[in-house]
RNA sequence: GCCCAGUUAGCUCAGUGGCAGAGCACCUCCAUGGUAAGGAGGGGGUCCGGGGUUCGAAUCCCCGACUGGGCU
Numbered sequence: 001g002c003c004c005a006g007u008u009a010g011c012u013c014a015g016u017g018g019c020a021g022a023g024c025a026c027c028u029c030c031a032u033g034g035u036a037a038g039g040a041g042g043g044g045g046u047c048c049g050g051g052g053u054u055c056g057a058a059u060c061c062c063c064g065a066c067u068g069g070g071c072u
Stems, first nucleotide, its partner, number of pairs: 001071007010024004018055001026042005048064005
């Protein structure tokens, strides 16, 4: 330098055009003599940035950033 993949909650990841979600973690409550496990509920997001397409974009297109891998 060229090619590929990825970037969504604190962490690991789903979501492939029309409510942004799960598990773990966190908070509250139940339960226990107490702790752990368990049960119920709750909070938490500029969906990497900018632009474009569209009635509508996390999702499609373009440019850029960063991370990982491959080639030379």

This is a predicted structure of a 72-nucleotide RNA (transfer RNA) from a Miltoncostaeaceae bacterium. Model confidence (mean pLDDT): 82 of 100. It matches the Rfam family "tRNA". The family's RNA type in Rfam is transfer RNA. Its family is annotated with triplet codon-amino acid adaptor activity in the Gene Ontology. Rfam describes the family as follows. Transfer RNA (tRNA) molecules are approximately 80 nucleotides in length.